[in-house]
RNA sequence: GUCUCUGUAGCUUAAUUGGAUAGAGCCCUGGCCUCCGAAGCCGGUAAUACCAGUUCAACUCUGGUCAGAGGCA
Numbered sequence: 001g002u003c004u005c006u007g008u009a010g011c012u013u014a015a016u017u018g019g020a021u022a023g024a025g026c027c028c029u030g031g032c033c034u035c036c037g038a039a040g041c042c043g044g045u046a047a048u049a050c051c052a053g054u055u056c057a058a059c060u061c062u063g064g065u066c067a068g069a070g071g072c073a
Base pairs, nucleotide, nucleotide: 001072002071003070004069005068006067007066010026011025012024013023019056028044029043030042031041032040049065050064051063052062053061
């Protein structure tokens, strides 16, 4: 230089050919419980790497940028 793949809460991940308010576990946090904690139970916060495009509708499709991994040279 070129080609391919990957990018979703703090972390690990789901989303069935484009269609319900993007779901779950761990973490964090409020409450219940307890003499106090832990455990358990009931809640809460937080995410589609970024910018455009297509579409009635985009995590999903298209183009570009960024970051990471790999192949070839």
Molecule: transfer RNA
Organism: Candidatus Woesebacteria bacterium